[in-house]
Order: sequence, then structure tokens, then C1' cells
RNA sequence: AAUUUAUUAAGAUGCGACGAGAGAAUAGGCUCUAUAACUCGCAAGCAACCAACUAAAAGCCCGAUAAAAAGGGUUGGAAAACAGGUGCUAAAUCCUACCUCUGAUGAGAGUAAGAGGAAAAAUAAAUU
Repeated sequence: AAUUUAUUAAGAUGCGACGAGAGAAUAGGCUCUAUAACUCGCAAGCAACCAACUAAAAGCCCGAUAAAAAGGGUUGGAAAACAGGUGCUAAAUCCUACCUCUGAUGAGAGUAAGAGGAAAAAUAAAUU
């Protein structure tokens, strides 16, 4: 970098530095921002995935022999706490765009509005 799977309306701050834009891409909006946003550093926090630690069920072995039990070993394995690897700490992935359906209103086509799906993006894990 690519592919696959899962999730994405919850949650989470200060200090210092920098000094003008920022919110993924394009476009239209709408927000944040010299009362310093964004970004970087330090500390702190949040909890999505993975890892780790184990309880019970269950499997296997020993006990073990005529047949068993207690017990032991091993595999297995949830939640919570502690805590590791990433990640994250404005607003639903800030909203919309593509497709389908509903659709007040309208003579009708449509439209305001709403629901679902897809695409893209982000994060995690696995593989190449």
C1' cells in the first nucleotide's frame, strides 16, 4: 500500500509552543477560531478493537480397576477490576450529494420533510 471482516447518533481535559486558518476529498451549507482554533510536545482522561488474566459448562488424560468416585493435570473460556498494544478526547463520520420508499402541499409533475440502503472516509484485527 492492497484485500477481507467488524464498528462508527455513546464517552473523554488542562498547560506550554506556534501564529491563521480548521472541520478527509470535490461542491453547497453550517460551525470552531487572535478570549489563539488547527498542529506539535507534556501530563491527564475516555473506552472501540486486539492482547493478557481467569470463573463455570464441556472435551481429553491419570486415578483404574470387575465397575466407579473424590481428586489432579491439560484444553477451553464470560463479565468486572487492574492494566498492555493501537486508537480517540467540538458539533451524528457536523449536515447534504448516489439509489429506493414514504411524502404534508399541489390539477399534476414535483417539492418541504422523513426512513432505509450504497459509496467514500476513520479505527481495529487478520492476510498478501
SAM riboswitch aptamer (S box leader) from a Bacteroidota bacterium, 128 nucleotides, folded computationally. The source organism's lineage runs through Bacteria, Pseudomonadati and Bacteroidota. It matches the Rfam family "SAM riboswitch aptamer (S box leader)". Rfam's curators write: The SAM riboswitch is found upstream of a number of genes which code for proteins involved in methionine or cysteine biosynthesis in Gram-positive bacteria.